Predicted 3D model of an 80-nucleotide RNA (Glycine riboswitch aptamer) from a soil metagenome. The sequence is in RNAcentral, with records from MGnify.
RNA sequence: CCUCUGGAGAGAGACCGUUCGCGGUCCACCGAAGGGGAAAGCCCGCUUGCGGGCGAAGCUCUCAGGUUCACCGACAGAGG
Numbered sequence: 001c002c003u004c005u006g007g008a009g010a011g012a013g014a015c016c017g018u019u020c021g022c023g024g025u026c027c028a029c030c031g032a033a034g035g036g037g038a039a040a041g042c043c044c045g046c047u048u049g050c051g052g053g054c055g056a057a058g059c060u061c062u063c064a065g066g067u068u069c070a071c072c073g074a075c076a077g078a079g080g
Base pairs, nucleotide, nucleotide: 001080002079003078004077005076006075011027013026014025015024016023017022028067029066030065034063035061036060037059041054042053043052044051045050046049
């Protein structure tokens, strides 16, 4: 990296339209596609205690995405 398997959370919300497939607006929510943030620590500078840089996630923020089913799904297992 590929294939298969498992895989959570949150309104089937209100209103309007509809070719009845679904779409738009609004409010309420979820965090496990993706994305943003920064800890300890390390490095550099100098005015020696200040400034700058690097720095993870199942943490955090919810931009995106999601809140019937399906699809997707961090991550895990089996095989290659």
It matches the Rfam family "Glycine riboswitch aptamer". Rfam links the family to the GO term glycine biosynthetic process. Rfam describes the family as follows. This family represents the bacterial glycine riboswitch. The model forms 90% of the base pairs in the Rfam consensus.